Parts: sequence; C1' cells; structure tokens
RNA sequence: GCCCGGGUAGCUCAGUGGUAGAGCGUACGCAUGGUAAGCGUAAGGUCGGCGGUUCAAUCCCGCUCCUGGGCU
Repeated sequence: GCCCGGGUAGCUCAGUGGUAGAGCGUACGCAUGGUAAGCGUAAGGUCGGCGGUUCAAUCCCGCUCCUGGGCU
C1' cells in the first nucleotide's frame, strides 16, 4: 500500500429501513428470624465521527477515526 471483519447500556452481545433490546452488573423493593439464592421495578444509549439517499437510517451509499486479521 491492497483486501476482509468489528465499533450499539458499566461488561458480553442481539437488532439488516418505521419506538433500540437481552444476559450479567448497579440502585430500590418483595420475601426471610437473618444472609445468600430467588422474584419484581427502575436508572443507564449523540448506535465511533461527518456527509449523502429516503417521508423515515443502528440498518443503504461515500469519506474518515479506532480496533482485529490476511496479502504484498
């Protein structure tokens, strides 16, 4: 230099045009004589950045940043 993958909640990851979700974690509650386990509720997201297409973009297109791998 060229090619491919990944970037979404604190962590691990879903979601492939129409409201952004799960598990774990965190806070609070229920329950117990008490603790753990269990059950419930809640908080927590500029979906890496900028631009474009579209009535509408996490999703499609371009550029770019970070990261993993391959080729030379």
Molecule: transfer RNA
Organism: Minisyncoccota bacterium